[in-house]
Context: one part of a larger RNA
Parts: sequence; structure tokens; C1' cells
RNA sequence: CUGGGCGUAAAGCGCACGUAGGCGGCUAGAUAAGUCGGGUGUGAAAUCCCUGGGCUCAACCUGGGAACUGCAUUCGAUACUGUCUGGCUAGAGUUUAGGAGAGGGAGGCGGAAUUCCCGGUGUAGCGGUGAAAUGCGUAGAGAUCGGAAGGAACACCAGUGGCGAAGGCGGCUACCUGGCCCAAUACUGACGUUGAGGCACGAAAGCGUGGGGAGCAAACAGGAUUAGAUACCCUGGUAGUCCACGCUGUAAACGAUGUCAACUAGCUGUUGGACUUAUGAAUUAAGUUAAGUGGCGAAAGCAACGCGAUAAGUUGACCGCCUGGGGAGUACGGUCGCAAGAUUAAAACUC
Repeated sequence: CUGGGCGUAAAGCGCACGUAGGCGGCUAGAUAAGUCGGGUGUGAAAUCCCUGGGCUCAACCUGGGAACUGCAUUCGAUACUGUCUGGCUAGAGUUUAGGAGAGGGAGGCGGAAUUCCCGGUGUAGCGGUGAAAUGCGUAGAGAUCGGAAGGAACACCAGUGGCGAAGGCGGCUACCUGGCCCAAUACUGACGUUGAGGCACGAAAGCGUGGGGAGCAAACAGGAUUAGAUACCCUGGUAGUCCACGCUGUAAACGAUGUCAACUAGCUGUUGGACUUAUGAAUUAAGUUAAGUGGCGAAAGCAACGCGAUAAGUUGACCGCCUGGGGAGUACGGUCGCAAGAUUAAAACUC
């Protein structure tokens, strides 16, 4: 130097876009940088190796050879890689016609329910629990009917369903807008892939300013329980939860499984397309096909569990990460942040 790994043992960045870099389809020609071969020069001596000689042997000394795997230069080779020029269409993308969808943004509208307020009826309880009590109620509660206000969330549909890069997304409606799928033709002509730095997004909680505040509810108060009860249960209740703008940048951010590509038995379900056949009025049924999403399962590999074309199988490209437990994701320093803290990240010591 090479050689091992990352679902659950240590280990896939939360996720995407993308710079440098790495890697890169078919084909013709040129070139000859990498690559391969020959020549020449050089590669001091000693050492090492081979073979002789000298000290009685050896160590040691010494003759000769080989070697010095390198560098420079020159002459060639042209399969592969590189570079240049040209062509191609299988990768990638564009066009046209359709399709599904809680994908995103910002308006308007709707009904059910809770709460509060006003009014009617009406009278002694209501509420709550294992049982109670705190609490509410004769200043008329609870129940019931009518009216009005306000905020938040959208029952059924609903799915083992759909969409999104991930976080995530669910009432209705019009507007703006991203991606995806199928089919057919035409076009561009390798435009691809990965991606250190970088940059965008990123649940909940939290922070700043200004609004909003129905319900719920950290903290807090009271009532219970208990040996105690800083809890579990109950009655209340403030931040917060909601909106706008700005910050934070973390999660069991999970499929605990990086992205892209190719290949490798079957069976069965489901979603949205396209096509074929049959019945053909709609349609329905069966089948085929590419895309997504589930359940089994052959081979294979795996420590086993399990995985199994959506691989954890067989390969290739590139990035990230791991190297005994504790100390510790801590200290110090740096960077970022208003703060909370985040990120980068040790050592002593100890087993």
C1' cells in the first nucleotide's frame, strides 16, 4: 500500500438542487498524452544476489558477473483510456393529444359541534368519580326552545387508497402554480449520473413584533388518593395551540435500508392510464402492456430474524458514514443564533 463494513450488532447526511471533482452510450477518422515494445545514454563506489580467490574455517577482505525494477531521449504499435474532427439514436430532454391526484400558494363560501351573551318555558339541583370533594346553582343553574357573537377543526365519503424530494398534505368553490402517468408522431443529438464545499426546503416545541383567543392545555391553584403524592383521577387555568412577518434547524426527520443504472422464477390484490377480445346502447367481463402501491414466495446471498424485481440477490458509478464500553455527542476553541441552543468535536481517567 492492498484487503472489512453500514435494516436490527458501531455506521446512510432529514431531504432536494447544484459548483469543483470522479465516472460516462454506438460509430468513423486523426493524434499518440496515458498504455505497450525495441534502441541509446545514464542509473558512482560500497551494500544485496550469483560465481571464483585470500586469512587453517568463519565473520571479514577481495576478482568477475548479474542487478540497480528508475529517469531522459529516440524509433515504433494503436486494442483500451484521453484529446480533436465528423456521424448516429437505444440514455436524457423537447413537441402533440389525453388522464388521475388531501402536491403548493393566495381569496371567497358552507354546515355540524363546543363556549359565551340575550330572550322564552321551567324548578332544585347540576357537575364529577372507584367513591368523593373542590366547582356551578333560588341573584334561578342544569334541561329545553328561539336569536345573536366568535374562534378553531372539517364527521360520513376514507381505502391494505392518492399526491409530494423529504418534512408533510383531507369541507366546498373559482384563480395562480410545480411535478407525475399513458399513447402516438416529429425534433435535439450524450445535452447524462453522482456530488466535497455551497445553497433552498425542513414536524413539533421554542423565540421576536403585531393581531387573535371558542375548545384544548405545559406552568400554576384548589379538591381527592396516599405513609408521603411536588404524580396518576377531578374542578379550574396562563403561556401555547390559530393568523401575518422574521428567526430557530432539530426528531424513533424510520423502510432505523444514500442516489442513479443494468440484470435475475412464479402466484395474488390494488390505483390511475393505454390497447385487444367478447357482450355491444351505456357498460360489463376477460386478457395484454408500461408506471405506482400491497401480500406471499423460488433461486441467491444473510449470524439469524427476515429480505426476496419497490432486494437486504448479482454487478457498475459517485457521495456520506463506522472502528470496544463509559467519560461524551461532553469540555475547550471556531462558526451560526435575540435567546434557548445548534453544529464541528477531543483528552485525561476508567472497565